This is a predicted complex of two RNAs, RNase P RNA and transfer RNA, with 427 nucleotides together.
RNA sequence: GGAGUCGGCCAGGCGAUCGCUGCACUGUCUUUGAUGGCGUAGAGGAAAGUCCGGGCUCCAAAGGGCAGGGUGCCAGGUAACGCCUGGGGGGCGCGAGCCCACGGAAAGUGCAGCAGAAAGGAAACCGCCUUUCGCUUUGCGAUCGGUAAGGGUGAAAAGGUGCGGUAAGAGCGCACCGCGUUCCUGGUAACAGGGAUGGCGACGGUAAACCCCACCUGGAGCAAGACCAAAUAGGAACCCCUUAGCUGUGGCCCGCAGUGGGUUCGGGUAGGUCGCUUGAGGCAAGCGGUGACGUUUGUCCCAGAUGAAUGAUCGUCCACGACAGAACCCGGCUUAUCGGCCGACUCCAUUU
RNA sequence: GGGCGCUUAGCUCAGCGGGAGAGCACUGCCUUCACACGGCAGGGGUCGCUGGUUCAAUCCCAGCAGCGCCCACCA
Numbered sequence: 001g002g003a004g005u006c007g008g009c010c011a012g013g014c015g016a017u018c019g020c021u022g023c024a025c026u027g028u029c030u031u032u033g034a035u036g037g038c039g040u041a042g043a044g045g046a047a048a049g050u051c052c053g054g055g056c057u058c059c060a061a062a063g064g065g066c067a068g069g070g071u072g073c074c075a076g077g078u079a080a081c082g083c084c085u086g087g088g089g090g091g092c093g094c095g096a097g098c099c100c101a102c103g104g105a106a107a108g109u110g111c112a113g114c115a116g117a118a119a120g121g122a123a124a125c126c127g128c129c130u131u132u133c134g135c136u137u138u139g140c141g142a143u144c145g146g147u148a149a150g151g152g153u154g155a156a157a158a159g160g161u162g163c164g165g166u167a168a169g170a171g172c173g174c175a176c177c178g179c180g181u182u183c184c185u186g187g188u189a190a191c192a193g194g195g196a197u198g199g200c201g202a203c204g205g206u207a208a209a210c211c212c213c214a215c216c217u218g219g220a221g222c223a224a225g226a227c228c229a230a231a232u233a234g235g236a237a238c239c240c241c242u243u244a245g246c247u248g249u250g251g252c253c254c255g256c257a258g259u260g261g262g263u264u265c266g267g268g269u270a271g272g273u274c275g276c277u278u279g280a281g282g283c284a285a286g287c288g289g290u291g292a293c294g295u296u297u298g299u300c301c302c303a304g305a306u307g308a309a310u311g312a313u314c315g316u317c318c319a320c321g322a323c324a325g326a327a328c329c330c331g332g333c334u335u336a337u338c339g340g341c342c343g344a345c346u347c348c349a350u351u352u
Numbered sequence: 353g354g355g356c357g358c359u360u361a362g363c364u365c366a367g368c369g370g371g372a373g374a375g376c377a378c379u380g381c382c383u384u385c386a387c388a389c390g391g392c393a394g395g396g397g398u399c400g401c402u403g404g405u406u407c408a409a410u411c412c413c414a415g416c417a418g419c420g421c422c423c424a425c426c427a
Stems, first nucleotide, its partner, number of pairs: 001348010012317007020042004025037005044323001048334002051332005056221004063254004068217005073087005088102001089100004103212002108210002110206002125151002127147003132142004159177006178200001179198008225274004235265006245259004267426003281300008318321001353423007362376004370407001378394005400416005
C1' cells in the first nucleotide's frame, strides 16, 4: 500500500420565524374548566413483522389427569426464552474467522414413483467358472450348479482399498481404514485418546412421516381490566337445556363457583378518570467471572398522545442526508437500511 | 392497537409427497340463410416469492410479500 474478518458507535449540523403535545410557574374570566404569557421536555436502531419469552390484568389462589403444542449435542447465564456465552462434533476458508432443526432408525408401524433381473432378512439380466451332453472341436450351443469381482439400472444394490487365495469368486484369510461389543485413561459433561475383541447376510435411507425418549407448556389479551356519568323499548323471533343439565373465553374428564344459555333483529351511549409510564431503567467507577453475566457505590429522570403531537418555511455549511414514526411495558430473534467514524485481528506485496 | 384466515389457468375452486386438474371463459372446425344452443378438437400455469428437509415439494419446515375477515360499552 492492497484485500479481508470481527466488535462497537453515529444516523446531516447550526441559526431565525411560525405552529403542535405533555409538565411546572403565572395573568385573566364565574369554581370545574377555558384562554394567554414564560420556562422546560418531546420517536428508533429497527418504533416494523407480531415470530418467541416474560411482566401486568381478568377468568378460581390456575388446581389434578388425558389430548394437543413446543424445544432437542453438553455445561452455564437469565425473570424467562426457540435468546446469549463457553465448550464438543460436522462443514467451508491459506488465514483472521464463518455456518449447522446437531436426541433416537439394534421399540414398533409406514414410505421409496419411474428405471432395473432384484428395493429391505433382496436378487442371477449381461458376464465369469465348473459338471454332463451334442456338434462343423484353440471354439460354439444346450444343461445341472457355483459366483455379487466386472457391466448395466437407480438417489440408494447390503462395509472400502490393497495383497493373498480360488475352477471362478467371496471377510474365505491378512494389513490399514470404517462399524459393533467391552475395558482403561482424561474431562462436571458432550466427547476425545488408547487396548482387547467380533469378520460385519449384523446394525442401509427417511423422524421439517407416524412415533419413542427427555424437558417445558392452562386460556385470553390494555378494544385486558376498574370506576364515574349519560341514555332507552330491561323489547321481539328462533333454537338448545331441564340440575347426571347449562354457564363461567381453553378440546375432553375431574374439581371449584354460579343458576338458564345461545344466535339473529331491534333500542340506547359512543363522554370522562385510572390502567399510562420509575423501569428485570440509563450512565460512570470498583470487584468476581475466559465469557454471557452478576454485584457494590455514586449519579440521572429521559415522549405519554386518543383523530391521535414531535412539523413547516427561510438562511447558511458539508461528506448532500438511507430505512423508516411510539400507542400497556420490557428481553430477544428476523426483516429493511445512503453513508461515515473508532478499535482489535488475518493474508498478500514492498521498503528498512 | 390486538386476533385469525387465504394466495393453484382469464374467473370460481378441487388436489395434497412421485402424472398439475374440474366447471365457466377463449380459439378452430361441424351444425344454421345468420346468431344462440349443441357436438368434436385444441391452446393457456414461475402452484405468491426466497431458502431449507427429502432421491423427489403445489403438498413438509422457516422467512418475506400481497389480500381479506373479526374485536367498544349499556340493558
Background: Its mean pLDDT, the model's own confidence on a scale to 100, is 81.